Source information:
Predicted 3D model of RNase P RNA and transfer RNA as a complex of 451 nucleotides. It holds a member of the Rfam family "Bacterial RNase P class A". Rfam describes the family as follows. Ribonuclease P (RNase P) is a ubiquitous endoribonuclease, found in archaea, bacteria and eukarya as well as chloroplasts and mitochondria. The family's RNA type in Rfam is ribozyme. The coordinates come from a structure-prediction model, not an experiment, and the mean pLDDT is 78.
[in-house]
RNA sequence: CAAGUUGGCCGGGUGAUCGCGGCCCUGCACGUUCAGGGCUGAGGAAAGUCCGCACUCCAUAGAGCAUGGCGCCGGCUAACGGCCGGGCGGGGCGACCCGCCGGAAAGUGCAACAGAGAGGCAUAUUGCUGGCAACUGCUACGCAGUCACCAGCGAGGGUGAAACGGCGGUGUAAGAGACCACCGGCAGCGGCAGUAAUGUCGCUGGACAGGCAAACCCCGCCAGGAGCAAGGCCAAGCAGGACGAAGGAGCUGCUCGCUCCAUUUGACGUCCGGGUAGGCUGCACGAGGGCGUUAGUAAUAACGCUCCCAGAUAGAUGAUCACCGGCCAUUUACACACGUAUUUGGCAACAGAAUGCGGCUUACAGGCCAACUUGGUAA
RNA sequence: GCCCCUGUAGCUCAGAGGAUAGAGCGUCGGCCUCCGAAGCCGGAAGCCCAGGUUCGAGUCCUGGCAGGGGCA
Numbered sequence: 001c002a003a004g005u006u007g008g009c010c011g012g013g014u015g016a017u018c019g020c021g022g023c024c025c026u027g028c029a030c031g032u033u034c035a036g037g038g039c040u041g042a043g044g045a046a047a048g049u050c051c052g053c054a055c056u057c058c059a060u061a062g063a064g065c066a067u068g069g070c071g072c073c074g075g076c077u078a079a080c081g082g083c084c085g086g087g088c089g090g091g092g093c094g095a096c097c098c099g100c101c102g103g104a105a106a107g108u109g110c111a112a113c114a115g116a117g118a119g120g121c122a123u124a125u126u127g128c129u130g131g132c133a134a135c136u137g138c139u140a141c142g143c144a145g146u147c148a149c150c151a152g153c154g155a156g157g158g159u160g161a162a163a164c165g166g167c168g169g170u171g172u173a174a175g176a177g178a179c180c181a182c183c184g185g186c187a188g189c190g191g192c193a194g195u196a197a198u199g200u201c202g203c204u205g206g207a208c209a210g211g212c213a214a215a216c217c218c219c220g221c222c223a224g225g226a227g228c229a230a231g232g233c234c235a236a237g238c239a240g241g242a243c244g245a246a247g248g249a250g251c252u253g254c255u256c257g258c259u260c261c262a263u264u265u266g267a268c269g270u271c272c273g274g275g276u277a278g279g280c281u282g283c284a285c286g287a288g289g290g291c292g293u294u295a296g297u298a299a300u301a302a303c304g305c306u307c308c309c310a311g312a313u314a315g316a317u318g319a320u321c322a323c324c325g326g327c328c329a330u331u332u333a334c335a336c337a338c339g340u341a342u343u344u345g346g347c348a349a350c351a352g353a354a355u356g357c358g359g360c361u362u363a364c365a366g367g368c369c370a371a372c373u374u375g376g377u378a379a
Numbered sequence: 380g381c382c383c384c385u386g387u388a389g390c391u392c393a394g395a396g397g398a399u400a401g402a403g404c405g406u407c408g409g410c411c412u413c414c415g416a417a418g419c420c421g422g423a424a425g426c427c428c429a430g431g432u433u434c435g436a437g438u439c440c441u442g443g444c445a446g447g448g449g450c451a
Base pairs, nucleotide, nucleotide: 001375002374003373004372005371006370007369008368009367010366012324013323014322015321016320017319018318020041021040022039023038024037025036026035027034028031043350047361048360050359051358052357053356054355055227056226057225058224062256063255064254065253067223068222069221070220071219072086073085074084075083076082087101088099089098090097091096102218103217107216108215109212110211126156127153128152129151130150131149134146135145136144137143138142165183166182168180169179170178186205187204188203189202190201191200192199193198231281232280233279234278240272241271242270243269244268247261248260249259250258288307289306290305291304292303293302294301295300326347327346328345329344332341333340334339380450381449382448383447384446385445386444389404390403391402392401397434406422407421408420409419410418427443428442429441430440431439
């Protein structure tokens, strides 16, 4: 210098004018409504609503089944499907990245087309071999070939995404883990290292292990339901009627259990009709932000100091101008290898709080910093 | 704000891991007719997007996009 990997950060600034929400103060003709002043006012994702919590109500959230979710190991956390560290597998020359990563030697199921056969102590198309009979030829008690039948075989060919490992030997009519040695793989047991996942070594078993669980299922763990339109308080307004009815509601799968409201002065359901479309609260001091120290590889935790940091309700946080800064294109000058100064023009993203918080995912013009990798060049 | 559901041809719908993805209506071309309709024959056209699981995905899983519905 080029190409790249990982982590972190910013996401325009200042001033003027006009405008909007919230809180406070002052004035007056006293008001949430007028006038003046002060302070304050979006994000890294406020988004998607995909997870997990807080909070609230239903029983202090209860039992069983069903259903759903998660899934290597250890740690962190309020919790998690998140994060950190490690293991294993895969990718990359490498920095590094990716993984829904429990069980297919419990059971059931699936595998189109092709193929003889698709999972089972299976099958026999081509093929190899033996037996027996027939025919043909010849150098004729034999040899070679062809064809039919019976039997053996799973090695070679072939099909397929996939057909129970490799090499050598024994064995045989021909063959084959049929048997044997070695290698690779698997299962069990034991030693060593490690908290563990796992790694490694040894022994035993002997060919016992095919794929799919993002198919059912099995194993382990977790989950009661609903959601701030939860819930609480206040104000305003109204008109009941008809039919059914012994159970209904909390309880959005079922059973039990609990609580409440009812049982003819009738809960509840269906239909017709009437009223309201408001305010306050929940709701802004919080698993809070910043800085530092300590413990820890880290996520994170503890302690100390410091800060107060939006609360709208049809939904405020904006617009214009000037200067500076950034990027792109362009003009000129100096250099000519980058570059420096200058002229003119253009551009500036994704998006916007709505109970709060921790994550994940997705969108994003442009820019900055740090560490590392590979290749080239120069000293 | 919160909670659900659905995306297959121009429209309405089938399709339960193994098609060349079908059907009706519509559309295009031809035949028939003096012309049109009806009828007959033939054709074009599609799995919302991306990634994954699998030998194989419209179908299973994850993320996104679009549309629709309900709740005071």